[in-house]
RNA sequence: GGGCCCGUGGUCUAGUGGCUAGGACAUUGCCUUCACAUGGCAGAGAUCGCCGGUUCGAGUCCGGCCGGGCCCA
Numbered sequence: 001g002g003g004c005c006c007g008u009g010g011u012c013u014a015g016u017g018g019c020u021a022g023g024a025c026a027u028u029g030c031c032u033u034c035a036c037a038u039g040g041c042a043g044a045g046a047u048c049g050c051c052g053g054u055u056c057g058a059g060u061c062c063g064g065c066c067g068g069g070c071c072c073a
Base pairs, nucleotide, nucleotide: 001072002071003070004069005068006067007066010025011024012023013022018056027043028042029041030040031039049065050064051063052062053061
């Protein structure tokens, strides 16, 4: 330098262009217990890497960057 893949709460992830982005773990509060653990209920937490474009509508499609991984040279 070239090719391919990936980037979504603290972590791991789901999400074939359609309302309010879902789940698990973690975390906070309450219930349960003499206490802890387990369990149950509820809550908070993501401008979907950045900038543009397409579209009535983009996490999703397109372009360029940035970061990570693999391969080739």

Transfer RNA from a Candidatus Woesearchaeota archaeon, 73 nucleotides, folded computationally. Rfam family: tRNA. Rfam's curators write: Transfer RNA (tRNA) molecules are approximately 80 nucleotides in length. Its mean pLDDT, the model's own confidence on a scale to 100, is 82.